Predicted 3D model of a 1499-nucleotide RNA (small-subunit ribosomal RNA) from an uncultured prokaryote.
[in-house]
RNA sequence: AGAGUUUGAUCAUGGCUGCUCAGAUUGAACGCUGGCGGCAGGCCUAACACAUGCAAGUCGAGCGAGAAAGCACUUCGGUGUGAGUAGAGCGGCGGACGGGGGAGUAAAGCGGAGGAAUCUACCCAGUAGCGGGGGAUAACUUGUGGAAACGCAAGCUAAUACCGCAUACGCCCUAAGGGGGAAAGCAGGGGAUCUUCGGACCUUGCGCUAUUGGAGAAGCCUGCGUCGGAUUAGCUAGUUGGUGGGGUAAAGGCCCACCAAGGCGACGAUCCGUAGCUGGUCUGAGAGGAUGAUCAGCCACACUGGGACUGAGACACGGCCCAGACUCCUACGGGAGGCAGCAGUGGGGAAUAUUGGACAAUGGGCGAAAGCCUGAUCCAGCCAUGCCGCGUGUGUGAAGAAGGCCUUAGGGUUGUAAAGCACUUUCAGUUGGGAGGAAAGGUUAGUAUUUAAUAAAUGCUAACUGUGACGUUAGCAACAGAAGAAGCACCGGCUAACUUCGUGCCAGCAGCCGCGGUAAUACGGAGGGUGCGAGCGUUAAUCGGAAUUACUGGGCGUAAAGCGCGCGUAGGCGGCCUGAUAAGUUGGAUGUGAAAGCCCUGGGCUCAACCUAGGAACUGCAUUCAAAACUGUCAGGCUAGAGUAUGGUAGAGGAUAGUGGAAUUCCCGGUGUAGCGGUGAAAUGCGUAGAUAUUGGGAGGAACACCGGUGGCGAAGGCGGCUACCUGGACCGGUUCUGACGCUGAGGCGCGAAAGUGUGGGGAGCAAACAGGAUUAGAUACCCUGGUAGUCCACACUGUAAACGAUGAGCACUCGGUGCUACAGGUGUCAACCCCUCGGUGGCGUAGCUAACGCGUUAAGCACCCCGCCUGGGGAGUACGGUCGCAAGAUUAAAACUCAAAGGAAUUGACGGGGACCCGCACAAGCGGUGGAGCAUGUGGUUUAAUUCGAUGCAACGCGCAGCACUUUACCUGGGCUUGAACUGUAGAGGACCGUCCGAGAGAUCGGAUUUCUCCUUCGGGAGCCAGUGACAGGUGUUGCAUGGCUGUCGUCAGCUCGUGUCGUGAGAUGUUGGGUUAAGUCCCGCAACGAGCGCAACCCCUAUCUUUAGUUACCAGCACGUUAAGGUGGGCACUCUAGGGGGACUGCCGGUGACAAACCGGAGGAAGGUGGGGAUGACGUCAAGUCAUCAUGGCCCUUACGGGCUGGGCUACACACGUGCUACAAUGGCGGUGACAGUGGGUUGCUACUCAGCGAUGAGAAGCUAAUCCCUAAAAGCCGUCUCAGUUCGGAUUGGAGUCUGCAACUCGACUCCAUGAAGUUGGAAUCGCUAGUAAUCGUGGAUCAGCAUGCCACGGUGAAUACGUUCCCGGGCCUUGUACACACCGCCCGUCACACCAUGGGAGUUGGUUUUACCCGAAGACUGUGCGCUAACCGCAAGGAGGCAGCAGGCCACACGGUGGGAUCAGCGACUGGGGUGAAGUCGUAACAAGGUAACC
Repeated sequence: AGAGUUUGAUCAUGGCUGCUCAGAUUGAACGCUGGCGGCAGGCCUAACACAUGCAAGUCGAGCGAGAAAGCACUUCGGUGUGAGUAGAGCGGCGGACGGGGGAGUAAAGCGGAGGAAUCUACCCAGUAGCGGGGGAUAACUUGUGGAAACGCAAGCUAAUACCGCAUACGCCCUAAGGGGGAAAGCAGGGGAUCUUCGGACCUUGCGCUAUUGGAGAAGCCUGCGUCGGAUUAGCUAGUUGGUGGGGUAAAGGCCCACCAAGGCGACGAUCCGUAGCUGGUCUGAGAGGAUGAUCAGCCACACUGGGACUGAGACACGGCCCAGACUCCUACGGGAGGCAGCAGUGGGGAAUAUUGGACAAUGGGCGAAAGCCUGAUCCAGCCAUGCCGCGUGUGUGAAGAAGGCCUUAGGGUUGUAAAGCACUUUCAGUUGGGAGGAAAGGUUAGUAUUUAAUAAAUGCUAACUGUGACGUUAGCAACAGAAGAAGCACCGGCUAACUUCGUGCCAGCAGCCGCGGUAAUACGGAGGGUGCGAGCGUUAAUCGGAAUUACUGGGCGUAAAGCGCGCGUAGGCGGCCUGAUAAGUUGGAUGUGAAAGCCCUGGGCUCAACCUAGGAACUGCAUUCAAAACUGUCAGGCUAGAGUAUGGUAGAGGAUAGUGGAAUUCCCGGUGUAGCGGUGAAAUGCGUAGAUAUUGGGAGGAACACCGGUGGCGAAGGCGGCUACCUGGACCGGUUCUGACGCUGAGGCGCGAAAGUGUGGGGAGCAAACAGGAUUAGAUACCCUGGUAGUCCACACUGUAAACGAUGAGCACUCGGUGCUACAGGUGUCAACCCCUCGGUGGCGUAGCUAACGCGUUAAGCACCCCGCCUGGGGAGUACGGUCGCAAGAUUAAAACUCAAAGGAAUUGACGGGGACCCGCACAAGCGGUGGAGCAUGUGGUUUAAUUCGAUGCAACGCGCAGCACUUUACCUGGGCUUGAACUGUAGAGGACCGUCCGAGAGAUCGGAUUUCUCCUUCGGGAGCCAGUGACAGGUGUUGCAUGGCUGUCGUCAGCUCGUGUCGUGAGAUGUUGGGUUAAGUCCCGCAACGAGCGCAACCCCUAUCUUUAGUUACCAGCACGUUAAGGUGGGCACUCUAGGGGGACUGCCGGUGACAAACCGGAGGAAGGUGGGGAUGACGUCAAGUCAUCAUGGCCCUUACGGGCUGGGCUACACACGUGCUACAAUGGCGGUGACAGUGGGUUGCUACUCAGCGAUGAGAAGCUAAUCCCUAAAAGCCGUCUCAGUUCGGAUUGGAGUCUGCAACUCGACUCCAUGAAGUUGGAAUCGCUAGUAAUCGUGGAUCAGCAUGCCACGGUGAAUACGUUCCCGGGCCUUGUACACACCGCCCGUCACACCAUGGGAGUUGGUUUUACCCGAAGACUGUGCGCUAACCGCAAGGAGGCAGCAGGCCACACGGUGGGAUCAGCGACUGGGGUGAAGUCGUAACAAGGUAACC
C1' cells in the first nucleotide's frame, strides 16, 4: 500500500482474479513429513437409533418394625455377640439446582431502560406462641390372583403422617356492628419437689406455628432496538373497547354475559422463507461487514403431540396419565422403555477423543455431626487441532578433496559445506534425593458467652493426631556420548528464487494472464536457488484490499443510469424581526451499562503463551440540573419570496363553426393523332373503342406554395390558408391589496407522435399487404406499373418512440463580445440611427469543470433542497406471478447457466464501390506485338523403374541451367566397397609406390607377370606410399518457420526519423501541416518551433564540345621515295584517333508572370539550357517473400548406408493446358546480281589469312598473330534487275536419301550440308503486352558458356518514325482530410436460419409428497360443574342420623391432542411432448451491420 488482465498503443469506466504487507483468521479437513514441553481445544453432519455401566440421594437426633453370615459359649434345646447394624416401609428435606444439546421461536424471546397489581421453602432480624385430645394406615402376619409387572381381601401397629377442640399481640374478611384461622416434637443436662420408677417438672439446643421486615430468587406489564422477501396489500369477531362477574400469587378478553364498532397497516400490518438472543469472536485506519464453537447471562426443549398432579417453586431430562411411532419381554391374557447427562456402540459424514482415576481441592443435596452421595468438578489418557517456548550442536578447517550438475573444455558451482581437529551436553535417556496444592476435621487442655449449673452447646487459643486422585508431580543433582531428533512448498509475470535433460498442442500445468505444435527459466526428472520451519502446502469459509452499495465515501450528456410531460396527496425542505417554551441540540451530576474478554500498569510460572490484582473503558440508556445560539413548537409583527387588482404587447397556444384559391385525380364535352408513360436500360401498364397533349364545364377528398427565418407559441406530444366566437398561458409599465399563502413530490390523477384496435362515416392523392414487370446465381428486396387496409372525420380504446438537449424540477452566485425576437425608458431636426433595461432564443468564449469530446449566466461551473434511476457482459426487458387492455400488447420483473471481458473518449495506422490535390507508357493519342499456324524453349498435368531437386499472382514458367549424348547427375536398374574418394591424430611392418604387360569382367574391380629401392633437409628431423586399429570421415538427407550471407519486390516512390523546446493526464502531436513551387520533405514565405540525420540532388563512370600533354601498332596536311588501286617507306604529330589533365552549363544574362521570394514562361549567346542523354547508386521498413541444392551454419536424422566407385538408362516421355520466343502468312516483299558504309569484342589445347579439292557442310596444305600491328571480318538492311497476288518464285514444318564435323561414343539424344518432299498458315475471338527519341520498329555483328551443340542471355553499331487534346475513367503510388464495430489491419470484421453434440431452464395432460387453511365427523387422558344410586374412621348428636369425603355416573361447554372425510391455498419432485436460450474445431445457405458497407443507419 498496492498489483495482473479489454487496446497496435492511451486515458478513463468496469467487472473478473489471485497474491503480498500491516495482523489476517478458523471447533477445520486432506496430502507429505514429524523430536520435546507448557497452555488451550476437540460430532459444525442424523433434535438419527441406542447394548452395558455409572450420573440424586440423604436423615435412626421424626416413627414402628427389624435380619443373616461370621465369632464365642453351650446342658445341643439354645444363649451372647454381630446389632438396634444391613435392607425394606411410614415420614421430612432434596429430585424445579447442577449437567446436556439448539429442534422450535422474527416475538410469549433476547438486549438495554423503566414500572406496579404479586409470591417466595431453606437463610437473616424482630414480635408472639408450641395447651389439651382423637381416629386411622403402611411396614408386619395370614389368605389369595397373576408368566411377569403388579395386586386384592382380612387382621395388628407408630409418628415431626392425619383431624377436631382451646388460645390469637400482630394476621385475614367485613355492611365497621362483628366474624375467622395455628402448632410437634426430638436430643442433651439437671439442684429442689413428686412418681406407677417409665417419668413428671425445669432448662439449653434444634425443630414447629402465626406474623412483620430483609436478602436472594421468580412471575407480570410498558416504550425503544432486534434478518430477508411487496412477484405477500390489506389483516382482524374475543377481534378493539366498556360494564359486571369468574379465575390467578398477581394487573389484564386470561375466561364468560351484555353493550358499542372498533383495532392494526406503506414509519410495511398479514403471509412466506430463514434464524435461539446477548456479553463477545474474526476482520477493518475507522465507520462498518461477517459471526454467535469453547467461557458467561437469558430463553426454549428433553422420543413426537396433548394434559394435569404434587410442591414454596414444574405443567417437571434420569416423575405421573393419555394418544402415536419405534424397540424389547411374554405363558398372547398383558407388560417394559426413552443417553440433546459421563463414557461407549451403530449410522451419517471430509471430519472430532477413554465403556479411565478420585471426591484430595472447589461447589451442591441431606444430616446436629461424623459422614454418605455427587460422570458437577479436579485430574489423567488420545489427537501437531491451535497458540507459545526449546532442541536437532559449537568453533576451527582450502588439498577449495571425492561425487553430482553446468561448461565457451579454460573453468564454475554445490562449498567451510563434508572429512579432519578441538569443545559443549539444553531436551530425550538412566540413577538419586525432592517442594507446593492441606484449609478443615478429631482428641485433650485453657478461656469467653449462655445457664440455677463447674452439664451440654458455641466462639477463641494451645498441644497432639492427621486427610493427596494427579504422582515414577514441578524443580534439583550425578552419569555417558555429537551421541536419539528436518521437512514441506515454490522458482514465466503478479511474487523472493535459473540452468540442463526428456517430451513435442502429446503427456500434462493453471489462481488470473496464459504455457506445450523439436532448442519449454511455465509440463516431467535432476542440479542449483528462494521462502517458511516441527511443520509446510492444498481445499473450504469470513472480513480486508472492494471508494465494485460510497453514512464516513461513488455516480447518471456520450461508459450502467433523468420517469415522455404536467397537476397534485402524504412526506422532506423552507424568507425577515420580537417574545415565550425547552422536543431536538450542548454541558454538568447521579444511577445503570454482570463477570470474563479487549486496552494500560503491576505481580506469578526461568521467558512466552497462560494465570492473577488494580485501573481505564464499555462510545449506550434512564433520571436530574443548567444554557438558549441554531432547528422545532406557540404567540405577535414585517414585505424582499409567492400571489392579486389595473393598463398595455407579441404569438402556427387550444377548441368549435364557416369559408378560399392553386394543384392532383375522376367525370362530361371541344380540338387533335399515334403514341404515352417509365427506367441505368427496359418491360408490365394506358392508347385507333381516340390515350398523352390542349381547352371549357363539373364532382370530390386531402393538404395549405410564396411569406418562412438556428423566427414565434406551448409542460411535453406538438402547432402553419382566411374569418368569427369561446378559451389557457407568457411578457412589460407604474401603482393597489394579501402577508410565507413557497419548492419538490412516493403512491394517485390527467395529457401524451406514429402505428394499431372497435363502431359509424369518408376516400382525391399517397400507400403496408398483395399482383405483375424488371434486376439477379437466386431477389419473397432495392427500381417500375398497379393496388387494399390505413392515412381523413366522430366517438371510444391503446399508452408506447433515438417521446433527445440522449442533459429531472426549483432557487442564489460567478469575466465578456456578438446575432435574432417581444415590450418599456432615454436621446435625437422626432426620420434613420444611437444608448440603456428586462423576458425569450442562437453562435463564440474567460475562470472553472470534464476520461476526453466538450460545457461554459439557457452550465456539464460553485452551492442548497426534493424526486427518479445505476452497480460487469450475455441470458433478458425474457420466463413465471400480479395489474391494465377487445386484441395486439403494455407495466412490474427474476433465476439457472455462460464469458473475461462488454462498453466510452481520444491516438497512430490501414482500409472505403468517401472527398480534395498531384504523379507514373496508368489511361488517352499513336507505333509494333502476343492470343489463331508451324517450330523452339520453360511449366503444369499425365506417364514412368526413374522421368532428380528447387522457383508458383504482380515479384515462378528461354527461371537456378553462361549451353542435359558419357561425365555433369543430385534420379532409376544392376553389380560391387565399408576408417572408406578426400581431412586430422595414433601405434606398426615394409621398401615400396608409380609405371608397363597379360587374363576375366559391362565396368568398377579381381588375379598374375615384370621393373624399381622415394623426395627434401638447417642433419635434429620432416614429407610421401602400403596395409591395420579406433577416434572419426562423409551426406545435393531434413528444417529458408532456428540462422548468417546474398537476392527479389513495393520503388529511384519521396519519403523515414532524431535531439532540445512547446502542447496534451496520456498514447501522441508539433517540427514533417498551411500558401506557392519542384522530378524531388526541391526551394521560398508563413508558422511554437529551432536544428540535425538517413534518403533526393551533387560528388563517380560513359557520352556530346573545346583545350593541353604524349605520339605506337593508330593517323597522313605539307616534304621526299615508292607502288599493282597498299601510310608501304623516310619523315611528321597539324588533323582523326588513342588516354591522362583541364575548361565548359550556373537559371549566369535579358524580358514577362509571381508576393520585392522560391520558381515558372519566353529569348539571347552557346557544342550542349534548365537534373543535356545514359549508367552505377535502392532510406526506415513490408512480404515468417526466395535460397540449408553456390557457400557458411544450430538442431535433428543415416553410418556394411540416406556414405563412396561403376555400367546402362533417365532428366529429351506425350491424349492435353499455359507462359516466353523464332519463322511466317508476303510486293515497304521473295529471288538473282552488285567494287557502298560500322562498332563492341575474341584469339596459342586458339583465331586462322592465302592456295587447292568439294555444289556444300568441310577437307588438304600453309603465312601471320600472345594482338590499336595478324586473324575472326562477309557487316546486313542499302542499290540494280526480275516475279505480279496465287497457298504462289510466299512459307518452310515434316519425311526419304546422301553426307560433313566434334567427340571413347551422335541409337535412345548433337549441330551443319546437299538432293528430293513442300504441312499448317491469306494478319489471328474474348482478352492482353512493350514503347515518348536516336526511343519504338527494323537490320545485321560480337561475346560468355563450350570438344560439339542458341530462335535463349549479355553486349555492339546501321537505318530510323508516329503520337501525347488531356487527367473523366482502369491500375499503381504520394500528401491532406473524413468515416470506421478493421489492427493477422477489407483476402478485415461480422449476422441470422438450418444440421449435429452437450448443458441449464420455461410450458405441459397429469402424477407424487410436504406445509397450511377451512367445514364437518370421531373424540383419549385431564381439569371444571352437577349428581352422588353405592361406600364412608376422626366433627356434631344419647340414638336414629347429620355435616363432610370417596368411588362411580352424567353434562356441556368447551377447549383440545391423535385420527377421518371434503374443499381451498402454497411449495417441491417426476413427466410423453414442446418453446426459446447458452456453449462447441473445420458444416450448409446467403451477406444484414461496420466505409456513402455498396438501398445511410437506428428507435
Annotation: The coordinates come from a structure-prediction model, not an experiment, and the mean pLDDT is 83.